[in-house]
């Protein structure tokens, strides 16, 4: 320290998301010990039961009982000692305000911190000082008498005190006085001892000492209360609050200042530095985090504060408005005899409820604190301990050494082997933890007791007090830590994870299923992402998920972000507050900075030590705690006083330019109107039309008027303004800017939250105006439709006045004001200079508006003295898309609507700028039978032939736009066959291996649709041999490994092939350039069929394509000459290259040559190239072919063949009959024949003319028969020889005369042929007869540019037979093309883009269904505040006090105090 995630890919924005650490955790799995911690976070819900605050008899009076002895008895009983002054209650005294518990409330002097109290108090301690004297009256307990169900209580009677009340006295203490001095105001006693008096004792008094108490009143510690200064959550969609409110002056009240309370007087406080109000929330030390800064938090421990079943209110008390006290009132829950009572676990266990979720109704007061006591000592759920929770943290452990045949099992395999893996087994050791047995601590010392010595008292060594030493007792935990002994590897490992982030990988199942998922996403048959297993990774008595904080996130940015286009400058201006502010001098010292003092509790975090075996814990010390206070200083910089000064800013003069505003008023052109002339059929409008106007006279022209609005030219990235905006010419009022002059004025200044103001257009009031334009409307058109565009027509409304609205893409998408920081060039307005008389013109200046550019900046794209560059000052916004600039709620508005401005919820992205592509009914430039010109066709018939469909037992599968569809199929009657019935076989028709055996094979009979099966003839193969056999080859063969599969997947796959396309493109390598994808090269400017070549060029080169090289052809030469050919010689024939020769010529088939823009001439840049011409068989690529670039299209093929995976195995394999693939209402492609006279028919003549093939399971001649198809036949030829084979249109002649015909020739009947075992489904072809349609084919559409197209017939491959297809050859042989504006397709350059699966793209918004989230609702329910009014407990406090009263006072009356009661202020609850 970072990483995944928006794109085809880049760079930036910018969200989401992961990796760490933490927890009082839950939750699943699993779980050996130990130490130390730590455990209701939710209902401050409700609580059984037991504990959790007493204790003194040395403060008082009282005072049992059991039971034991004992004594009496009427044997029921009753005394009497012990027991015991015990127990128990009750007076009184200290405590119960501590300890312990929750965080409900509190946003506050609650709390932190740092002061103050001359405005206070303080029991119990401690430490001085002085004092403890003398009397009284009751009252609990108790006794009795009532009342009550109870709980309780009322009456009469008796007592005591350290409890109450008078009175003496007052050093200090209050109080009044200058002061001498007045005045006022307290107490309790008990215990031990030693002594004396009185007494028979009991008991009573008094003296001495001693503890311990008690009053008064210092000082001190410790506690407490009260002020202040600063800090201390969120919302402004809370902006004003406030009457005891602020203060005052007298009172009251408190321990104590104060409006704390009253009265009276003033009218004040507080608030944009956030009152007021509303929602949250105990608050620090600290804890988690973080590099810190900083953000979360406020479990356990400290330390304040609150509160105690809710609220109110007192009392006692030093303190409380009181957790385990009282008193009301409300809820609730128990008890009641129905009248009326009791309670309060947020103490410690415990139950219930709530939850995810948090523990024993455990021991002891031995330890440590606390409470009382004079002590023993009692109390002490505070505390020590122990229990239960892997809840955290820290420590051990499950063993250690050897041990390869790399065992066995499992997984995996490419079958070879890999891994698991030294892992196990074996062997050899060791004993931690847990078991057994034995021993066994520490934490205990104070205090009293004892027993020594010593002080004080005191006659005393007694005894009382006291001190110092010594000594015995005293353990909840516990026989627990820890030691020693003892037997055994013996009892002890799992979780999460393995597609990327992110360490870890293969099988196997599943098949958008069932599931995963933290984000990105996985799954649709070969998933490393689901579920299983084997492997590995990881942490390790724990692992993994949930959740919550911080981190990362610089993702609110103080350290440490931005706003031209990503969110993101207010529309704009003047301005109060704020904040900030020239230069210079002086005081001051608030802020700064240094030095020093207190304080920052204690834990804890950090450093160094110690203790527990160690850690974890627990502890000694020291350091920090960035902080607040005082205090001494320094004065630079800033603040503030005070002086000064011109440079900022302003005055003022002398010049300037202007559509800056306002206000009146004058013009011309134009369009509409209206009057009139002239004229006549039409205008007018559109792409074209129509609505419209026009013979009642339009448009057009002329001439008179009339009203409105707006100002051509000038005029221009010209001017003017702040901004919206401003455009005729004059006059008038007035705002601003520039420039130059330097006289004045001396920082008067910059920005600007709130706040005034301005503010296009459209709107909105209220009157006026209204020519033209023109939302709305209407009509016409267009369209499927057309509530548009487009055309007629038209109303607000544009105009004026005044008033409102306040919004724009109010833009430069760029806030304002100042300062620096290369240049070039334009402009528009000063000024100054050079030259010149002037005009021109040139050079500095200063304001403004532009372009271009360096440095810099920026994600680019840009910006670039008009900065988006380098600073400063203010000010306004922004913090992921979406919901939404919406709701609500202010404000403002007359309305319309403006401002201000959320959430719930939902997405993993939204987005910028730039890149390569695709794409456009975007440019541009070019090509192509691509369009046009042409010429023939297809769609109509009929037949063929493929498809679709339907059909069926099955019509087997594949192919589907161009690129399926006379296609795979170069030929389905069995065979072919994959389909369908039926009938068989199962190691199989077929490959390999096999023990074994032998031939096999072929024939013949019987069944049988065959398939086959049963039988019988026949009888034996090669090679070597040591003759015994060995080998091979065939054949038969159990078993068991396998065979088969035209079954799936062409979206798993090779190969091959289609297609854009024979289109001219597709890349590389090194350099340059851009952060980067990419650019460049390859674009430009000619030019070509061509990324073909030429030139220029940050490019250079180069590859695979182009082109050539190959092959046919066209022309020649050379050479060769059979089967070919025959001039010229010779020979025969009725005739023929016939034959003898011959190589001239055709030919054949081998090598050559020839064409390259080489010559010329123009044209072009001196190029490439392009016309044109010569010459030449052939001219610019002669003409045709092979020949297919990177790659597209998941294109086509698993049914040519290979091939993963998957399925089938007496079958989805194989054999055989027959059947089907050939159906048939019907649609489509593709071809044939034709519809006639450029034809048909005939006959013969010319036996007119070809070329390129095929033949031995073949072609087959002459010769014959047959009308013929064909039969017999067999010669010749393995073919330049023999056959196949008469080429056909074509010519001449003769007929047909436009007709469903002498046109077609479908169909169907009859007779025949040929090939096949076999023509019925289901071939082909003769001949005879039959004579369907159809008379040129709608809309659409294909094909062809020269030996092409149209037409003619020939071969061939398949083949037993079967072409109208197919593939080949020749023959006759045209039209057209001016031309690139449309149609299609392609290429290049370019420019938009929100496609990128790429326009067959993206993507809106209504509706159905369903599901999710959130609201709305008539109305009901709880809860919180305000404010008003009525009722008003219990209480203090005040009045009254007739009724009542023990101390004092008084002989008594009574008095003085007081209760009770009843009135009033205050109020909680209730209405």
């Nucleotide at each position: 320290a970072g990483a995944g995630u928006u794109u085809g890919a880049u760079c930036c924005u910018g969200g989401c998301u992961c990796a760490g650490a933490a927890c009082g955790a839950a939750c699943g799995c699993u779980g050996g010990c130990g130490g130390c911690g730590u455990g209701c976070u939710u209902a401050a819900c409700a609580c059984a039961u037991g504990c959790a605050a007493g204790u003194c008899g040395g403060a008082c009076g009282u005072g049992a009982a059991a039971g034991u002895u004992u004594c009496u008895u009427u044997c029921g009983g009753g005394g009497a000692a012990c027991g015991a002054g015990u127990a128990a209650a009750g007076u009184g005294g200290c405590g119960c305000a501590c300890g312990g518990g929750u965080g409900a409330g509190u946003a506050a002097c609650g709390c932190g911190u740092a002061a103050g109290u001359a405005a206070u108090c303080u029991g119990c301690c401690c430490u001085g000082u002085c004092a403890u004297u003398g009397g009284g009256a009751a009252u609990a307990a108790c006794c009795u008498g009532u009342c009550g169900a109870a709980a309780g209580g009322c009456g009469g009677g008796c007592u005591a005190a350290u409890a109450c009340c008078g009175a003496a006295u007052a050093a200090g203490c209050c109080g009044a006085g200058u002061g001498a001095u007045c005045g006022g105001g307290a107490a309790a006693g008990g215990g031990a001892g030693c002594u004396u008096u009185c007494g028979u004792a009991a008991g009573a008094g008094g003296g001495c000492c001693u503890c311990c108490g008690u009053g008064a009143u210092g000082g001190g510690a410790u506690g407490a209360g009260c002020u202040u200064g600063c800090g201390u959550a969120c919302c402004a969609u809370u902006a004003g609050c406030u009457a005891g409110u602020u203060g005052g002056c007298g009172g009251g009240g408190u321990a104590a200042g104060a409006g704390c309370c009253c009265a009276c007087c003033a009218a004040g406080g507080c608030g944009a530095c956030g009152a007021u109000g509303g929602u949250u929330a105990g608050c620090g030390g600290g804890u988690c985090u973080g590099a810190g800064a900083g953000g979360a938090u406020g479990a356990u421990c400290c330390g304040c504060c609150a509160c105690a079943c809710u609220g109110g209110a007192a009392c006692u008390g030093g303190a409380a408005c009181a957790c385990g006290g009282a008193c009301c009132a409300g809820a609730c829950u128990c008890c009641u005899a129905c009248g009326g009572g009791a309670g309060g676990c947020a103490g410690c266990a415990g139950u219930g409820a709530g939850g995810a979720a948090u523990a024993u109704u455990g021991c002891g007061c031995a330890a440590u604190g606390g409470g009382g006591g004079a002590g023993a000592c009692c109390c002490u759920g505070a505390c020590g301990c122990a229990g239960c929770g892997a809840c955290g943290c820290c420590g051990c452990g499950u063993g250690g050494a050897u041990g390869a045949u790399g065992a066995a099992g499992g997984c995996c395999u490419u079958c070879g082997g890999g891994u698991u893996g030294u892992a196990a087994a074996g062997u050899c050791c060791u004993g931690u933890c847990g078991g057994a047995u034995g021993g066994g601590a520490a934490g205990a010392a104070c205090g009293g007791c004892c027993a020594u010595a010593g002080g004080u008292u005191u006659a005393a060594g007694a005894g009382a007090u006291u001190u110092a030493u010594g000594g015995a007792a005293u353990g909840a935990c516990g026989g627990u830590a820890c030691c020693a002994u003892c037997a055994a590897a013996g009892g002890a490992a799992g979780c999460a994870c393995c597609g990327g982030c992110u360490a870890a990988c293969u099988c196997c199942g599943u098949g958008c299923c069932a599931g995963c998922a933290g984000c990105c996403g996985c799954g649709g048959u070969a998933a490393u992402a689901c579920g299983g297993a084997g492997g590995g990774u990881g942490c390790g008595a724990g692992c993994g998920u949930u959740g919550u904080u911080c981190g990362g996130a610089a993702u609110u940015a103080c350290u440490g972000g931005g706003c031209g286009u990503a969110a993101a400058g207010g529309g704009c201006g003047c301005g109060c507050a704020g904040g900030u502010g020239g230069u210079u001098u002086u005081g001051u010292g608030g802020g700064u900075c240094a030095g020093g003092u207190g304080u920052g509790a204690a834990a804890g975090u950090c450093c160094c030590g110690g203790g527990c075996u160690u850690a974890a814990c627990c502890u000694g010390g020291g350091g920090a705690g960035u902080g607040c206070a005082c205090u001494u200083g320094a004065a630079a910089c800033u603040g503030c006083g005070g002086g000064a000064c011109u440079g900022g800013a302003g005055u003022a003069c002398u010049g300037g330019a202007g559509g800056g505003g306002g206000u009146g008023g004058u013009g011309g052109a134009a369009u509409u109107c209206c009057c009139g002339g002239u004229g006549u059929a039409g205008a007018g409008g559109u792409g074209a039309a129509a609505u419209u106007c026009g013979u009642a006279g339009a448009u057009a022209u002329c001439g008179g008027g009339a009203g409105g609005a707006a100002u051509a030219c000038c005029g221009g990235u010209g001017g003017c303004g702040a901004a919206g905006g401003c455009g005729a010419c004059c006059a008038c009022c007035u705002g601003g800017c520039c420039a130059g002059u330097a006289a004045c004025u001396g920082a008067c200044a910059c920005u600007g939250a709130g706040g005034c103001g301005c503010g296009a257009a459209a709107g909105c009031g209220u009157g006026g105006g209204g020519a033209g334009c023109a939302a709305a409307c209407a009509g016409g058109a267009u369209u499927a439709g057309a509530u548009a565009c487009c055309c007629u027509g038209g109303u607000a409304g544009u105009c004026c006045a005044c008033g409102c609205u306040g919004u724009a893409a109010a833009c430069g998408a760029u806030g304002u004001c100042a300062a620096c920081u290369a240049g070039a060039u334009g402009u528009u307005g000063g000024g100054c200079u050079g030259g010149u008389u002037a005009a021109u013109c040139g050079g500095c200046u200063c304001a403004u508006u532009g372009u271009c550019g360096u440095a810099g900046c920026c994600a680019a794209c840009g910006c670039g003295a008009u900065a988006a560059g380098u600073u400063g000052a203010c000010c306004g916004c922004c913090u992921g898309g979406g919901g939404a600039g919406u709701a609500c709620g202010g404000c403002c508005g007359c309305a319309a609507g403006g401002u201000u401005a959320a959430a719930a919820c939902u997405c993993a992205a939204a987005g910028g700028a730039a890149u390569u592509g695709a794409c456009g009914g975007g440019g541009g430039c070019c090509c192509g039978c691509a369009c046009a010109a042409g010429c023939g066709g297809u769609g109509g018939a009929g037949u063929a032939u493929g498809u679709g469909g339907u059909u069926u037992a099955a019509u087997u599968c594949g192919a589907c736009g161009c690129a399926a569809c006379g296609c795979g199929a170069a030929g389905a009657a069995c065979c072919u066959u994959a389909c369908c019935a039926g009938g068989g076989c199962u190691u199989g028709a077929c490959a390999u291996u096999g023990a074994u055996u032998g031939a096999a094979a072929a024939g013949c009979a019987u069944a049988g649709a065959g398939a086959u099966a049963u039988g019988c003839u026949c009888c034996u193969u090669a090679u070597c041999u040591u003759c015994g056999g060995a080998u091979a080859a065939c054949a038969a063969g159990a078993a068991a490994a396998c065979a088969g599969g035209u079954g799936g997947u062409g979206c798993a796959u090779g190969g091959c092939u289609g297609u854009c396309g024979u289109c001219a493109g597709c890349u590389c390598g090194u350099g340059u350039c851009g952060u980067g994808a990419g650019a460049u090269g390859u674009u430009g400017g000619g030019u070509u069929a061509a990324g073909u070549c030429c030139c220029g060029c940050a490019a250079c080169g180069a590859g695979c394509g182009c082109a050539a090289c190959c092959c046919c052809u066209a022309u020649u030469c050379u050479c060769u000459g059979u089967u070919g050919c025959c001039a010229g010689c010779a020979a025969g024939u009725g005739a023929c290259g016939u034959u003898g020769g011959g190589g001239a010529c055709u030919c054949a088939g081998a090598g050559g040559a020839g064409a390259c823009u080489g010559c010329c001439g123009c044209a072009g840049a001196c190029a490439a190239u392009g016309c044109g011409g010569a010459g030449g068989a052939a001219g610019g690529c002669g003409g045709g072919g092979a020949u297919g670039a990177c790659g597209u299209c998941a294109a086509g093929u698993c049914a040519u063949c290979a091939u993963g995976c998957c399925c089938c195995u007496u079958a989805u394999g194989u054999c055989c009959u027959g059947g089907g693939c050939u159906a048939c209402a019907c649609a489509c492609g593709u071809a044939c024949u034709a519809c006639a006279a450029u034809g048909g028919g005939c006959u013969u003549u010319a036996g007119a003319c070809a070329a390129a093939g095929a033949g031995a399971c073949g072609c087959a001649a002459a010769g014959u028969c047959g009308c013929g198809a064909g039969g017999c036949g067999g010669a010749g030829c393995a073919a330049a020889a023999c056959u196949c084979a008469u080429a056909a249109a074509u010519a001449a002649g003769c007929u047909c005369u436009c007709a469903g015909u002498u046109c077609g020739g479908a169909u169907c009947g009859g007779a025949g042929g040929c090939u096949g075992a076999a023509a019925c489904u289901c071939g082909c072809c003769u001949c005879c007869g039959u004579g369907a349609a159809g008379u040129a084919g709608g809309a659409a559409u294909c094909g062809c540019u020269a030996g092409u197209a149209a037409u003619c017939g020939c071969a061939g491959a398949u083949c037993a037979g079967c072409a109208u297809g197919c593939u080949g050859c020749g023959g006759u042989g045209a039209a057209u093309a001016c031309g690139u504006u449309c149609c299609c397709g392609g290429g290049c350059c370019u420019u938009g883009u929100a496609c990128a699966c790429a326009c067959c793209g993206c993507c809106c918004g209504u509706c159905a269904c369903a599901c999710c989230a959130c609201g709305a609702a008539a109305g009901u329910u709880g809860g919180a505040a305000a404010c008003a009014c009525c009722c008003g407990a219990a209480g203090c406090c005040g009045g009254c006090g007739g009724g009542c009263u023990a101390a004092c006072c008084g002989u008594a009356a009574g008095g003085g105090a007081g209760c009770a009661g009843c009135c009033g202020u205050c109020u909680a609850a209730g209405g």